The RNA shown here (transfer RNA) has 76 nucleotides and comes from a Bacillota bacterium. It matches the Rfam family "tRNA". The prediction has a mean pLDDT of 80. The RNAcentral record of the sequence draws on ENA. The same sequence occurs in records of 2 taxa.
RNA sequence: GCUGCCGUAGCUCAGUCGGCAGAGCAUCUCCAUGGUAAGGAGAAGGUCGCCGGUUCGAUUCCGGCCGGCAGCUCCA
Numbered sequence: 001g002c003u004g005c006c007g008u009a010g011c012u013c014a015g016u017c018g019g020c021a022g023a024g025c026a027u028c029u030c031c032a033u034g035g036u037a038a039g040g041a042g043a044a045g046g047u048c049g050c051c052g053g054u055u056c057g058a059u060u061c062c063g064g065c066c067g068g069c070a071g072c073u074c075c076a
Base pairs, nucleotide, nucleotide: 001072002071003070004069005068006067007066010025011024012023013022019056027043028042029041030040031039049065050064051063052062053061
């Protein structure tokens, strides 16, 4: 340099052939216990990597950029 895959909640990851963004763990509140842990119920937490394009509408499609991983190639 080229190719492919990935980037979504604090962490690990789903998701949708375009139409309100989710799970588990963690956090907080409540229940429960004499108390704690386990357990049960609920809540909060997101510019869906960034910038554009297409569209009535983009996390999803298209282009560019950034970051991570893997493979290939060239020079020394």